Transfer RNA from Staphylothermus hellenicus DSM 12710, 73 nucleotides, folded computationally. A source record names the gene tRNA-His-GTG-1-1. NCBI's taxonomy places the organism under Archaea, Thermoproteota, Desulfurococcales, Desulfurococcaceae, Staphylothermus hellenicus. It matches the Rfam family "tRNA". RNAcentral records the identical sequence in 2 taxa.

Order: sequence, then C1' cells, then structure tokens
RNA sequence: GCCCGGGUAGCUCAGCCGGUAGAGCGCCGGGCUGUGGACCCGGAGGUCCCGGGUUCAAAUCCCGGCCCGGGCC
Repeated sequence: GCCCGGGUAGCUCAGCCGGUAGAGCGCCGGGCUGUGGACCCGGAGGUCCCGGGUUCAAAUCCCGGCCCGGGCC
C1' cells in the first nucleotide's frame, strides 16, 4: 500500500432484506430475609465511531475519514 471483518447502554453482544434501538451481566429502588446472597417486580442509562450523500424515513444503503483485529505483498 491492497483486501476482509469489526466499532450499537458501564461490560459482552443482538438488530445490518430502510419504518425511528434491544438482551444478558452490572447499576439504582422496592418485595422477600434476622442481615446479606439468591429469587421476584420496577427503573435509569445510547448524537448506534466521525463527517457528508440518497430517502417521507438511515444503526441498516452509498462516499470519505478515524480506530481495532486478521490476511497478502
């Protein structure tokens, strides 16, 4: 330098045939318990890596960048 994969909640990841974002763990509150854990109920938390484009509508499609991993020379 070229090619491929990835970047989404604090962490690990799903969603990627466009319809407005979820799970598990963790965190907060409550129940239960002598206390705690486990269990049950509820809740908070995300400009979906950045900038543009297409579209009525973009995490999703297109272009350019940045970062991480792998391959080729």